[in-house]
Molecule: transfer RNA
Organism: uncultured Alistipes sp.
RNA sequence: GGUAUUAGCUCAGUUGGUAGAGCGGUGCGCUGUUAACGCAAUGGUCGGUGGUUCGAAUCCAUCAUUCCC
Numbered sequence: 001g002g003u004a005u006u007a008g009c010u011c012a013g014u015u016g017g018u019a020g021a022g023c024g025g026u027g028c029g030c031u032g033u034u035a036a037c038g039c040a041a042u043g044g045u046c047g048g049u050g051g052u053u054c055g056a057a058u059c060c061a062u063c064a065u066u067c068c069c
Base pairs, nucleotide, nucleotide: 001068002067004065005064008023009022010021011020017054024042026040027039028038029037047063048062049061050060051059
């Protein structure tokens, strides 16, 4: 100097306009049991602070942590 930080995990999020998927976990069904399968519901102060804006995950500053040079 650069990169990354979003759900328990892996990751999306197109120009700033109500935050999503897969997996997992939970309940139910199915099964002699487990797994698999089906159905339902579940989960976020978007790393912290401040700023810009009618409005910020998104733009700006700074701090923290990760990785690279």